[in-house]
């Protein structure tokens, strides 16, 4: 030092606003938030490189059914959302602009933002230890 393999840690964010009501952090205005690997013309440094960068783009995890189970689990299935313009050889990622999405259960009333399931599981990240080369 690649690749695999162990172990160890890490590994989801936002409304003490207004309104209307018997009740709404759930409705309506108005603000907020945005897991993970990939690509990537922008950004940074200590530049032959190294690191950050998309919620809507590829792909995954959760979650959520159905089915199987030896009750640890598995198989299968679902699995949201972008458009106009600008630059430019090139951008669905850069810059304007307007838009849109968001599991289950629960609740004095419909929930991305409250409250459970969750001190949970996880795509994955890091480091360490043998080994290989």
């Nucleotide at each position: 030092u690649c690749c695999g393999c162990u172990u160890u840690u890490c590994g989801g964010g936002a409304a003490c606003a207004g309104g209307u009501g018997u009740a709404a952090u759930u409705c309506c205005u108005u603000a907020c938030c945005g897991g993970u690997g990939g690509u990537g013309a922008g950004c940074g440094c200590a530049c032959g490189g190294c690191g950050c960068a998309a919620g809507u783009c590829c792909a995954c995890g959760a979650a959520c059914g159905u089915c199987c189970u030896g009750u640890g689990g598995g198989a299968c299935g679902c699995c949201g959302a972008a458009c106009g313009g600008g630059u430019g050889u090139g951008a669905u990622u850069c810059c304007c602009g307007u838009a849109c999405c968001g599991a289950c259960g629960g609740u004095a009333a419909c929930a991305g933002u409250c409250c459970g399931g969750a001190u949970g599981a996880g795509a994955g990240a890091a480091a360490a230890a043998a080994c290989u080369u």
Molecule: FMN riboswitch aptamer (RFN element)